[in-house]
RNA sequence: GCCGAGGUAGCUCAGUUGGCAGAGCGAGGCUUUCGUAAAGCUUAGGUCGUGGGUUCGACUCCCACCCUCGGCU
Numbered sequence: 001g002c003c004g005a006g007g008u009a010g011c012u013c014a015g016u017u018g019g020c021a022g023a024g025c026g027a028g029g030c031u032u033u034c035g036u037a038a039a040g041c042u043u044a045g046g047u048c049g050u051g052g053g054u055u056c057g058a059c060u061c062c063c064a065c066c067c068u069c070g071g072c073u
Stems, first nucleotide, its partner, number of pairs: 001072007010025004019056001027043005049065005
């Protein structure tokens, strides 16, 4: 340099014929207990890698760039 996969909550990851951003774990609160753990309920937490474009509407489609991993040279 070229090709491929990936970047979404604190962590691990879903989310595709474009139409309200989610789960598990973790964190806070409550119930329960003499207390702790466990269990149950509940709440918060996101510029969806960055910047543009298309569209009534973009995590999703198009372009450029950044980062991680793998392959080729």